[in-house]
């Protein structure tokens, strides 16, 4: 960061049978067409009108009373006494209800009406008359009100008429209200200082009433770090939703309060308003209009636009239940009850029960046998809930009334009948296969699938879940102890301020005594209902709803109690602090001295170089340098002593004397008495480097310059050299200012060192013991993720403060404080990622370290690269130049042998059940083969003639068999994947290594053994040692070489006899030599030395051999997705009249060019000619092939001998003579002509070989490179596989035979240990940063502009007060 769980007024997909409570504009307090949502009273009036049985009844424009302040709807405002909980007092309160007295008599307009007019409307205007529960005096006044205590003041209504019922005054209550106070009530300090009517007080006014609420005056107060004043943000609560709680969210519906009503101001009326469906003015918007003026106000129910992902009918009814009115009847009433739409939720029911295996089809899957879907189905016995017909039919209504409603219920009928879907199924999470696609299409919460075998995409079987719903999307809360009150941390993961003082504040030693502020018990009050909780109870159940209880953590008031906090008194001496005596120190300030260097100056010797590096070079120096002597001057810094010594709060302090002065620390005390500790803000110091004014400036030395290195070298190095570095004043305030470890106190084992006091003790140059204070390494519990801390703690408390809360963006931007400037200091976010990050493990790696070892290097000898050829690769050509192999580990390598064939490749030409193998059928023939011929390139087709007639047999074309022909399964691919694979193989590497059991240690990965000393070719072996032990792997055990004994000879011939053909040829014998079958020997056994009395080394004896004697087989766990699908098997895929099969021919041999491996040489250690020795391993019948002979030879005739120790293939370097004499040759052979041998069907593209001619390049090979330690290298031939021919290749085998190894520094490669470390597809790692493009978010920016809010100032609607003024005027008063 992510998920599982719980909510939701919800939306959005797919999907939908029914019933029952619920709930539905969360966004535009956006703008609204049309209907309704406040009237009622004729028992207050008078008047018009209808109807009359003339008695009357009826209806209502006005006038007048209530009512319209209820209800209902909203979520702008409002951080406030608005809510919300408790108090409190200085008011008022229609209509009720109760109580006191009372209701007497009298006037005077006015609407309406009737006439006259004005305007489009809306509204009006003038003139006439009458009424009243309208309206005004007047009388009266128990209460009542004012007073200056003398007094003054101040009601009323009638109607009906039997009575109810109105009306006035007053006192009470009730309801409903209004003020005032404690205490809770968002976030932000990058808001820190607010405020003049501001705080207060006198007097007044004014309110229903207190009050700066206004006014005047007087005095400066007031409020805030416990967060005022600004800013942004919200309606508050009872609940609500999560959560174990504690806590977070949250304020729909229901209740209670408030506030609002098109915006914004105002007051009237009224008991009550500053009034949603009243007025007045101002706005901005709609609408009408005759342009002169008018109308409006859904945030009431429906409705509509609009807006938005989204949210209902322009319903019925006053029957309930409640409101107004009214005496009542009653009327009215989108409060309300109902219905309607919507799976929006919650909560109930249904889609069928039972039996049914032939385990059906059909569908998937398969290892081809099966499985699975699955008792599912179908069948076959039932049942009818619910829905649907049909009847019947409520409660709700106390007497009338029923919208809902023929609704809910009931009863019948029919029939399985009308009723299931969505999501998932790699992991985290319950569920798995095929099958399509091929990093495409797609999925995706996080991790992370998909690049031909995808349980991750899509589809399908199949499962897994929920189910009339099921996912997905947003949002809260949980899991998160992941803000930690409950409940975290800060040495390295993020996090102790660089230090220290000290102010609020927190916290605070031991006693008595008081008081009750916290605390604690009891009593009382309140905490509305609803809702949650618990018992019941109604609806079949359940949601719902009903009643009673309990709770409501809270707040008051009150009665106690005093232990513990406080607190106030008085005390005490353990913390603190002081007196006095002693001690140590680079502690700090700030004068003056010193001697060694350096560098410069003078003089004196003295010559060419000096300096300086890795090597140079700039540079200095013949004008005399460096060296060297003497004498001067400067100016910084003090060498030994010096030490995990001291000292200081950190920063930091080191020459010597002195002056001033701060801390610690030890010992004694008859002092003071809690004065302690910590410590946001403040204030002080605070390394270098910087800065600002003056000095001073020997050496050094950012910058710079010049030389060098280098690909470049704005660096390392060199030569030079300015700030700076010193020094006085000011500033700066910051470091990895670290012990990366805040300050205090107390507790918790030790042993060892050092440094300062003091004490005791002894055998006193001194040792020992004890004890404060410091500073250090090591360790016990104990922590600790671990590493490590470990009385100097990162252990065990307490106590204050500071400080962190995934990485990046960023300690960066704005802003605000400081600062002369650098910069400091406080300190975001958008916008991104799925990790950063500790700490310890195993590897791997290091141009980190030890230690070994290999032809690894060094020494040496011979090459390669240069030439011509040879062969193999690339390339490039081509119809084709099949494929394959790709550093070491591909390139003379698959190829132990391409003319055809091989053969896979290309052209042409054919064949399709096929060249091959199994099966059915039919027919034919019952074998097999040769010659010989025709077409034709050839397969292929056809034709004659010849030989021989297949095996079994029961003697039957009976069984096999073979040919032909039909047709289906199939066959067949060297087609493709070696990254799906077995098998084998190469490589590290014949390196010495690589594991396990059990034990032990670690939380764990893993360690231990397997590490150490030693020693080995070895992880060979000794010791040691929390390991003991064992496997694979070394060695051994195999083979073969050398030595020797035996045995046997198709061998061999010394010595005997014989023969002559001189050959072991023959007797004969097994002594040699050889051949192969057995055995012996070599083990550090023996001596000496040296190691540790080991295990091993030297070295000598003996021995053929001596310390694994030499060669070979033998290759550990496991590395390269290392090689092969073209040797063989194999999974998928892919062709199937061809990607399969046959043929001819052609290609695999091509040739501007590069590499690799090789032959041959370049020559006299030679080359050419004669002459003369001397071997092994091996092969041989389609064969080796002897002697004879023929040719210049390649061969060719020829044919003994030999299935081989018998016969054949079979040497050459080398030795002797002889002869070229440094030449492109008598060296070297390529290249080419000519003419020839051979094999083979066939040498043309393509063979080998001979003879004669030709006679090319090359004179020893550049950088760079390989091989090889002895019978090795170098050289000489020599056989065999393959094969008809073809070899310079590859596997063998012999002759002749050498140089050198001081040594492990370096190269390459390997083992052990160790040690870093940000690598782990492991250095071919991994990573930083400009630059191009493209995109995203924020920051700055000349500057423009918007909103909110303040301050000054104009102008000012309505409306209120108040002064005056014209002006009007019935009642009441005076005057006439």
């Nucleotide at each position: 960061c992510u998920c599982a769980g719980a909510a939701c007024g919800a939306a959005c997909g797919c999907u939908g049978g029914c019933g029952g409570c619920a709930g539905g504009c969360c966004u535009a307090a956006c703008a609204c067409a049309u209907g309704c949502a406040a009237g009622u009273c004729g028992a207050a009036c008078g008047g018009a009108c209808u109807c009359u049985u003339c008695g009357g009844a009826g209806u209502u424009a006005g006038u007048g009373g209530c009512g319209c302040a209820c209800g209902g709807g909203u979520g702008c405002g409002g951080a406030a006494c608005a809510c919300g909980u408790g108090g409190g007092a200085a008011c008022a309160u229609a209509c009720c209800c109760u109580u006191u007295g009372g209701u007497a008599a009298g006037g005077a307009a006015u609407a309406a009406u009737a006439g006259c007019u004005g305007g489009u409307a809306a509204c009006g205007g003038c003139c006439u008359a009458c009424c009243a529960u309208a309206c005004c005096g007047c009388a009266u006044a128990a209460g009542c009100c004012c007073u200056a205590c003398g007094g003054g003041g101040g009601a009323a209504a009638g109607a009906u008429c039997g009575g109810c019922c109105a009306c006035u005054c007053u006192g009470a209550g009730a309801c409903g209200g209004u003020c005032c106070c404690g205490c809770g009530u968002u976030a932000g300090a990058u808001u820190a200082g607010g405020u003049a009517g501001u705080u207060g007080g006198u007097a007044g006014g004014g309110u229903a009433a207190u009050g700066g609420c206004c006014u005047a005056c007087c005095a400066a107060g007031u409020c805030g770090a416990c967060g005022a004043u600004c800013u942004a943000u919200a309606g508050c609560u009872g609940g609500u939703u999560u959560g174990a709680g504690a806590g977070g969210a949250u304020g729909a519906u229901c209740a209670g309060c408030a506030a609002c009503a098109c915006u914004g101001g105002g007051a009237c009326u009224g008991a009550g308003a500053c009034a949603c469906g009243g007025c007045c003015c101002a706005g901005a918007c709609u609408c009408c209009u005759a342009c002169g003026g008018g109308a409006g106000g859904c945030a009431g129910c429906a409705g509509u636009g609009g807006g938005g992902a989204a949210u209902c009918u322009u319903a019925g009814a006053c029957a309930a239940u409640g409101g107004g009115c009214g005496c009542a009847a009653g009327c009215c009433u989108g409060a309300u009850c109902u219905a309607g739409c919507c799976a929006u939720g919650c909560c109930g029911c249904g889609u069928g029960a039972g039996u049914g295996a032939a385990g059906a089809a059909g569908g998937c899957c398969c290892u081809a046998g099966g499985g699975u879907u699955g008792u599912a189905a179908a069948g076959c016995u039932c049942u009818u809930u619910c829905a649907a017909c049909u009847g019947u039919g409520a409660a709700g209504a106390u007497g009338a009334u029923g919208a809902c409603g023929g609704u809910a219920g009931c009863a019948g009928u029919a029939g399985a009948a009308g009723a299931a879907g969505c999501c998932c199924c790699g992991g985290c999470u319950a569920a798995c296969u095929c099958u399509g696609u091929g990093c495409c299409a797609g999925g995706a919460g996080c991790c992370g699938c998909g690049g031909u075998a995808a349980u991750a995409c899509g589809g399908a079987g199949g499962g897994g879940g929920c189910a009339a719903g099921c996912g997905u999307u947003g949002u809260u809360c949980g899991g998160a102890a992941u803000u930690a009150c409950u409940g975290g941390g800060c040495g390295u993961a993020a996090a102790g301020a660089g230090c220290a003082u000290g102010u609020a504040g927190g916290c605070g030693g031991c006693g008595u005594a008081g008081u009750a502020a916290g605390u604690u018990a009891g009593a009382g009050g309140u905490g509305a209902a609803a809702g949650g909780c618990c018992u019941g109870g109604g609806c079949u159940c359940a949601a719902c709803c009903c009643a009673g209880g309990a709770a409501c953590g809270g707040c008051c008031u009150u009665u106690a109690a005093a232990a513990c906090u406080a607190u106030u008194a008085u005390g005490c001496u353990a913390g603190a602090g002081a007196c006095c005596g002693g001690a140590a120190g680079a502690g700090g300030u700030a004068a003056g001295c010193g001697g060694a260097a350096u560098u410069c100056c003078c003089a004196g010797u003295g010559u060419a170089g000096a300096g300086g590096u890795g090597a140079a070079a700039u540079u200095c120096g013949u004008a005399g340098a460096u060296a060297u002597u003497g004498g001067g001057a400067a100016g910084a810094a003090c060498a030994c002593c010096g030490g995990u010594u001291g000292c200081g709060a950190a920063g930091g302090c080191g020459g010597c004397c002195a002056u001033c002065u701060g801390g610690c620390c030890c010992g004694u005390u008859a002092c003071u008495g809690a004065c302690g500790c910590u410590g946001a803000g403040g204030c002080g110091c605070g390394a270098a480097a910087g800065c600002g004014u003056g000095g001073g400036g020997a050496g050094c030395a950012a910058a710079c310059a010049g030389g060098a290195u280098u690909a470049g070298a704005u660096a390392c190095c060199c030569u030079g050299g300015u700030a700076g570095u010193c020094c006085a004043c000011g500033c700066c305030g910051u470091a990895a200012a670290c012990g990366a470890u805040g300050u205090g106190u107390g507790c918790u084992a030790g042993a060892c060192g050092u440094u300062g006091g003091g004490g005791g003790u002894c055998u006193u140059a001194g040792g020992c013991c004890c004890u404060c204070g410091g500073u250090g390494g090591u360790g016990c519990a104990g922590c600790u993720a671990a590493c490590g801390c470990g009385u100097u703690a990162a252990g065990c408390a307490c106590a204050c403060c500071g400080c962190c809360u995934g990485g990046g963006g960023a300690g960066u931007a704005c802003g605000g404080u400081c600062g002369c400037a650098a910069g400091a200091u406080u300190a975001a976010a958008a916008c991104u990622c799925a990790a950063a990050g500790g700490a310890a493990u195993u590897g791997a790696c290091g141009g980190g370290g030890g230690c070994c070892c290999g032809c690894a290097c060094a020494a040496g000898c011979g090459g390669u690269g240069g030439a011509g050829c040879a062969u193999g690769u690339g390339g490039u050509u081509u119809a084709a130049u099949u494929c394959g192999a790709a550093g070491c580990a591909a390139c003379g390598c698959g190829c132990a042998g391409a003319a055809c064939c091989u053969u896979a490749c290309c052209a042409g030409c054919c064949c399709u059940u096929g060249a091959c193998a199994u099966g059915g059928g039919a027919a034919g023939u019952u074998u097999g083969g040769a010659u010989a011929u025709u077409g034709g390139a050839g397969a292929c087709a056809g034709u004659a003639u010849c030989c021989u007639u297949c095996a079994g047999u029961u003697c039957g074309g009976c069984u096999g068999g073979c040919u032909u022909c039909c047709g289906c399964a199939c066959a067949g691919g060297u087609g493709c994947u070696g990254c799906a694979u077995g098998g084998c193989u190469g490589u590290c590497g014949u390196c010495a290594g690589c594991u396990c059991g059990u034990g032990u240690c670690g939380u764990g990965a893993g360690a231990u053994g397997u590490u150490g000393g030693g020693u080995u070719a070895a992880g060979u072996c000794c010791c040691g040692c929390a390991a003991c032990g064992a496997g694979c792997g070394c060695a051994a055990c195999c083979c073969u070489c050398a030595u020797u004994c035996u045995u046997a000879g198709u061998g061999c011939c010394a010595g005997c006899a014989g023969g002559u053909c001189u050959g072991g040829c023959u007797g004969g014998u097994c002594a040699c030599u050889c051949u192969g079958g057995g055995g012996a020997a070599a083990c550090u056994g023996c001596c000496g030395g040296u190691g540790a009395c080991a295990a091993g080394c030297c070295g000598g004896a003996g021995g053929a051999a001596g310390g694994c004697g030499g060669g070979g087989a033998u290759g550990a766990c496991g590395u390269c997705a290392a090689g092969u699908c073209c040797u063989c098997a194999u999974g998928g895929c892919c062709c199937u009249u061809a990607u399969g099969g046959g043929c001819u021919g052609g290609g695999c041999u091509a040739c501007a060019c590069a590499c690799g491996u090789g032959c041959u040489a370049c020559a006299a250690u030679g080359g050419c000619g004669g002459c003369g020795a001397c071997a092994a391993c091996g092969g041989g019948c389609a064969g080796c092939g002897a002697a004879g002979g023929g040719g210049c030879a390649a061969c060719c005739c020829g044919g003994a001998g030999c299935c081989a120790a018998u016969c054949c293939c079979c040497a050459a370097a080398c030795g002797c003579c002889g002869u070229c004499u440094c030449a492109g040759u008598u060296c070297g052979g390529a290249u080419u002509g000519c003419a020839c041998u051979c094999u083979g069907c066939a040498a043309c593209u393509c063979g080998a070989g001979u003879g004669c001619a030709u006679g090319a390049a090359g004179u020893c090979g550049g950088a760079a490179u390989c091989g090889c330690u002895a019978g090795u290298a170098a050289u000489c031939g020599u056989g065999g596989a393959u094969c008809a021919g073809c070899a310079u290749g590859c596997c063998g085998c012999g002759g002749u035979g050498a140089a050198u190894a001081c040594g492990u520094u370096c190269c390459c490669g390997g083992g052990c240990c160790u040690u870093g470390u940000a690598c782990a597809c492991a250095c071919c790692g991994c990573c930083c940063g400009u630059c191009a493009c493209a995109c995203c978010a924020u920051g700055g920016g000349a500057g423009u502009u918007g909103g909110u809010u303040u301050u000054a100032c104009c102008c000012g609607a309505a409306g209120c007060c108040u002064g005056u003024g014209c002006g009007c005027u019935a009642a009441c008063c005076u005057a006439a």